[in-house]
Molecule: transfer RNA
Organism: Candidatus Nanoarchaeia archaeon
RNA sequence: GGGCCCUUGGUCUAGUGGUUAUGACGUUCCCUUGACAGGGGAAAGGUCCCCAGUUCGAAUCUGGGAGGGCCCA
Numbered sequence: 001g002g003g004c005c006c007u008u009g010g011u012c013u014a015g016u017g018g019u020u021a022u023g024a025c026g027u028u029c030c031c032u033u034g035a036c037a038g039g040g041g042a043a044a045g046g047u048c049c050c051c052a053g054u055u056c057g058a059a060u061c062u063g064g065g066a067g068g069g070c071c072c073a
Stems, first nucleotide, its partner, number of pairs: 001072007010025003018056001027043006049065005
């Protein structure tokens, strides 16, 4: 220098145009215990990496940018 892929709660992840963005772990509270662990119940936590465009409507499609990974030279 060229090509390809990824970015979504603290972490991992589902969702690939449509009505409240999914679940697990973790966190907080309650119950259970003498206490802890475990178990049961509930809750909080997301401007979907950024900017612009397309569309009635974008996490999803297009363009540009940022960060990361793989391959070629």